[in-house]
Molecule: Bacterial large signal recognition particle RNA
Organism: Pseudomonadota bacterium
RNA sequence: UCGUGCUAGACGGGGAGCUAGCGGUGCCCUGUACCCGCAAUCCGCUAUAGCGGGGUCGAAUUCCCACCCGAGGUGCAGACCCUUCGGGUCUGACCCUCAGCCGAGGGCGUUGAUGGCUGGGUCCCGCGCGACGCAGGCCCACCAACCCCGCCAGGUCCGGGAGGAAGCAACGGUCCGUGGUAACCUGUGGGUGCCGCGAGACAGCCUGGCCGGAGUCUUAGGUUGUGGGUGCCGCCGGGAGGUUUGUAUCGAAGGUGGGUGCACGA
Numbered sequence: 001u002c003g004u005g006c007u008a009g010a011c012g013g014g015g016a017g018c019u020a021g022c023g024g025u026g027c028c029c030u031g032u033a034c035c036c037g038c039a040a041u042c043c044g045c046u047a048u049a050g051c052g053g054g055g056u057c058g059a060a061u062u063c064c065c066a067c068c069c070g071a072g073g074u075g076c077a078g079a080c081c082c083u084u085c086g087g088g089u090c091u092g093a094c095c096c097u098c099a100g101c102c103g104a105g106g107g108c109g110u111u112g113a114u115g116g117c118u119g120g121g122u123c124c125c126g127c128g129c130g131a132c133g134c135a136g137g138c139c140c141a142c143c144a145a146c147c148c149c150g151c152c153a154g155g156u157c158c159g160g161g162a163g164g165a166a167g168c169a170a171c172g173g174u175c176c177g178u179g180g181u182a183a184c185c186u187g188u189g190g191g192u193g194c195c196g197c198g199a200g201a202c203a204g205c206c207u208g209g210c211c212g213g214a215g216u217c218u219u220a221g222g223u224u225g226u227g228g229g230u231g232c233c234g235c236c237g238g239g240a241g242g243u244u245u246g247u248a249u250c251g252a253a254g255g256u257g258g259g260u261g262c263a264c265g266a
Stems, first nucleotide, its partner, number of pairs: 001266006009057003012030004020046005034054005063259006072250010083239005090234001092232001093230004098225005105218004115211008123200001125198004129193002132189006139180004148173003156165003
């Protein structure tokens, strides 16, 4: 130096999470690098850290170490963007009410506006008058076997007689009662009255008179202010996500360099 056979070892790695910790199944990133069984309300181990069984390669381009580069992940901090929940006026916006000012247009106005003074009605009370309703009276009619009146046939009673007395029915009248009732009278009632008198009240409405002499009213809308509301925009607070910067940490693949067995034979 070459060949043969073995051994160490290799046959993916990493991140977050879970875990006392270490791995695995699962998720993610790289990447293509054996097979079977177990395994997230977990499976198996103990700083020598998957367990059990089998297979291939095997001292090197494949193993080990250091460095470079660096996919990607995670923590912290900042900036920006987006979304969502809550607060409610501190900014703006919108809506409503009230008050003031302006007010296109329109109405009224010298047949007299705004304004001022004043009276009446409507409203309340009292008195009075009236209409209406009801009731009663008056009036008319009927109406009492007797306990109402008048007149009393017959009959009855008293008397010697003349005559007298009481008195039923009938007749007439009347009380109680019943019916009717135009007018009249009395009482009473109220969802009564273009009524009268007196007094009150007087915000509004209707109406009359006087003073005075030119505006006045209102609308669409605009504007100012007070109060209230909405939560649409900013604002404040909380949550989730994305991008990016800085920093810290872990770190695959890749690159460079170095290191590393045993036995036999030639």